[in-house]
RNA sequence: AAUGUUCUUCGAGGCAGGGUGAAAUUCCCGACCGGCGGUAAAGUCCGCAACCCGCGUAAGCGGUGGAACCCUUUUGGGUACCGAUAGUUACAGUCUAGAUGGAAGAAGAAUAAU
Repeated sequence: AAUGUUCUUCGAGGCAGGGUGAAAUUCCCGACCGGCGGUAAAGUCCGCAACCCGCGUAAGCGGUGGAACCCUUUUGGGUACCGAUAGUUACAGUCUAGAUGGAAGAAGAAUAAU
């Protein structure tokens, strides 16, 4: 230094200001946010996870899975677009809940042989 095994920790952000109304962070104007790996770069490319659906006592297996163009050539500018389920005095990417949960994965430690 890379590999295997075990363990620990971490592992999602966001409606300012205003309008209507009996009631809205849910509607309207406007504001704001962007999981993990890859790539020079990325919410919108490729792959994955979460959420959701089906099967299963369970472990797990299978399925579904949103949205981008233009200018430019340097990772710069412009204009768009997208966003699970349940709840709610009124329709939610942003509030509340499952979730003191948990995945892709990240970091660290121990150990084994090379």